[in-house]
This is a predicted structure of a 123-nucleotide RNA (SAM riboswitch aptamer (S box leader)) from a soil metagenome.

């Protein structure tokens, strides 16, 4: 810089010890019954990867028609969509990406949409 996603999941223990929630500010909140930050381990997800079903499309072969088009059947290939693997490469295990901006339903509260920031694949 492009696309796709971000309402779901999923913690132990060891080391230190005091702060943390992406940045600024502001709320709410976590937190000495141990934050963040390292380490083993574990899970969780399934983006990349695989497997199988199917729908469409190109293509080649075969038979039928036929003179140049249909069709049936098989094979390969890409796309899609369901739906299962998890060994790698990430990622991630409080709160929707904690919330905040605009718009709409709308007296609050809440809810649906889009923006912008940002994270995380793949390229």
């Nucleotide at each position: 810089c492009u696309u796709a996603u971000c309402a779901a999941g999923a913690a132990a223990g060891g080391c230190u010890g005091a702060g943390g929630g992406a940045u600024a500010u502001g709320g709410c909140c976590c937190g000495a019954u141990g934050a963040a930050g390292c380490c083993u381990u574990g899970a969780c997800a399934a983006c990349c990867u695989c497997c199988c079903u199917g729908c469409u499309u190109u293509g080649c072969u075969c038979a039928a028609u036929u003179u140049a088009u249909u069709u049936u059947a098989g094979c390969a290939a890409a796309c899609u969509a369901a739906g299962g693997a998890a060994a790698g490469g990430u990622g991630c295990c409080a709160a929707u990406u904690c919330c905040a901006u605009c718009c709409g339903c709308c007296g609050c509260c809440g809810c649906g949409g889009a923006a912008u920031a940002g994270a995380u694949a793949a390229g």
Its mean pLDDT, the model's own confidence on a scale to 100, is 80.